[in-house]
RNA sequence: GGGGAUGUGGUGCAACCUGGUAACAUUCAAGGUUUGGGACUUUGCGAUCUGGGUUCAAAUCCCAGCAUCCCCA
Numbered sequence: 001g002g003g004g005a006u007g008u009g010g011u012g013c014a015a016c017c018u019g020g021u022a023a024c025a026u027u028c029a030a031g032g033u034u035u036g037g038g039a040c041u042u043u044g045c046g047a048u049c050u051g052g053g054u055u056c057a058a059a060u061c062c063c064a065g066c067a068u069c070c071c072c073a
Stems, first nucleotide, its partner, number of pairs: 001072007010026003020056001028044005049065005
């Protein structure tokens, strides 16, 4: 220098192809249970890498960039 993959709560992941309420687990907070703790259980908080475009509507499609990883030179 060229090509490719990935980027989503604190953490791990799904939804993407085929645009339409961002799911689940865990963590955390509160409650129940217990003499207390653990376990169990109920509820709640919390996220789409950045900018732009298309569209009634974008995590999803398009363009540019950023970060990480892989391959080629």
Transfer RNA from an uncultured archaeon, 73 nucleotides, folded computationally. The sequence is in RNAcentral, with records from ENA. It matches the Rfam family "tRNA". By type it is a transfer RNA. Its family is annotated with triplet codon-amino acid adaptor activity in the Gene Ontology. The coordinates come from a structure-prediction model, not an experiment, and the mean pLDDT is 83.